[in-house]
This record gives sequence, C1' cells and structure tokens, in this order.
RNA sequence: CCGCGCGGGAGAGUCCGCCGGUCCCCGGACCGGCGGCGCCGAAGGAGCAAGUCCCUCCCCGGAACCUCUCAGGCACCCAGGACCGUGCGG
Repeated sequence: CCGCGCGGGAGAGUCCGCCGGUCCCCGGACCGGCGGCGCCGAAGGAGCAAGUCCCUCCCCGGAACCUCUCAGGCACCCAGGACCGUGCGG
C1' cells in the first nucleotide's frame, strides 16, 4: 500500500399524476412500476488553490469529507456508504 471478515457510520419527498395488484368498514389504505417536479452527497466520476527573492511569457503536474451533481440515493426496513476501530492475508 492492497484485499477480506467483524463493529460503528450521515444526508435528502412515505410530494404529484397514471397503470397493475392486495386489503376493504366502498370513504380509502398498502405494495410494485412508469412519468413529473423538488431535494441529498460520505461509493464511483468530474473540477481546482497555494506551495524558495524580483519581473515577464508559455507548457506540464497539483488535494479534499471543498465544488459540480453524470452516476447513485431521498418514510421505516434492506442495500449501499467516504471515513474510524479491529482481526487476518498478500
């Protein structure tokens, strides 16, 4: 430095419409799919600052939990999850 196991691990709509299914006290409720608008950022992706004295020009490199939101995600659960701890292996 890399991989694996275990533990911890945030954020944001259970909004609107349509379709199908289930339940039903026939008012509705729940689940799944599609579309719309809104939103989140800590997988991944993209972007960039400063950095030995003075001036000028060109090129290359230049980080992140910062920025952008392509991807991904937005009731609970599940999954994912940067990062932290720990064990093992290379």